[in-house]
């Protein structure tokens, strides 16, 4: 110096993981303006009985909290000797040939 190859760079696809959000799960959660059950008491009734219904209790709504094994979604110069395509411009690097 030539030839062959790899990496770096760009694009697309795929896989894995990271972070955010949502759903699902668990807990909590309404003096009254949710539901159910309604002690006491109140009301209607001659009575039998009935009515409304506070507290309490239960189930929940909105909300709040928790767990990490699930599902969905968003993100990124996170990674992959993953696949394919650009580029062969530059840089790095391996092999080989020739010359000095």
């Nucleotide at each position: 110096a030539g030839c062959c190859g790899g990496g770096u760079u760009c694009c697309g696809c795929g896989c894995g993981g990271c972070g955010g959000g949502a759903a699902a799960c668990c807990g909590u959660g309404a003096a009254c303006c949710a539901c159910g059950u309604c002690a006491g008491g109140u009301c209607c009734g001659g009575a039998a009985g009935g009515a409304a219904g506070c507290a309490g209790c239960g189930u929940u709504a909105a909300g709040c909290g928790g767990a990490g094994c699930u599902u969905c979604u968003c993100g990124g110069g996170c990674g992959c000797c993953g696949c394919g395509g650009a580029c062969c411009a530059g840089c790095c690097u391996g092999g080989u040939u020739c010359g000095c």

Bacterial small signal recognition particle RNA from a Nitrospirota bacterium, 100 nucleotides, folded computationally. Its Rfam family is "Bacterial small signal recognition particle RNA". Rfam's curators write: The signal recognition particle (SRP) is a universally conserved ribonucleoprotein involved in the co-translational targeting of proteins to membranes. Taxonomically the source falls in Nitrospirota (Bacteria, Pseudomonadati). The prediction has a mean pLDDT of 78.